Record summary: This is a predicted structure of a 73-nucleotide RNA (transfer RNA) from a Coriobacteriia bacterium. The sequence was found in a public genome assembly. The coordinates come from a structure-prediction model, not an experiment, and the mean pLDDT is 80. Rfam family: tRNA. It is annotated as a transfer RNA. Lineage of the source: Bacteria > Bacillati > Actinomycetota > Coriobacteriia.
[in-house]
C1' cells in the first nucleotide's frame, strides 16, 4: 500500500428502505416496605461517527472521510 469488519441514549445490543428507532443494565420520579434492599409502575436520556449522493422517503443503499480491529507481501 491493497482486502475485510466495527462504529446507534451512560454501558451492553436489536432494528428486510417506510409508525414515535428495540430490548437489558445504569439514572431520575412514584408505588411497596418500619426503613433499605427486591419488586411494580412511569420518565428522561440517541440529529444512529462525520460530509456528500441515490430515493417520494436513508440508522439501512453508493462514494469519500475519521477511529478502531483482523488478513496479506
Nucleotide at each position: 500500500g491493497c482486502c475485510c469488519c466495527a462504529u446507534u441514549g451512560g454501558a451492553g445490543u436489536a432494528g428486510c428502505g417506510g409508525u414515535u428507532a428495540u430490548c437489558u443494565c445504569g439514572u431520575c420520579a412514584g408505588c411497596c416496605u418500619u426503613u433499605c434492599a427486591a419488586g411494580c409502575u412511569g420518565a428522561a436520556g440517541a440529529u444512529c461517527a462525520c460530509g456528500g449522493g441515490u430515493u417520494c422517503g436513508a440508522a439501512u443503499c453508493c462514494c469519500g472521510u475519521a477511529u478502531g480491529g483482523g488478513g496479506u507481501a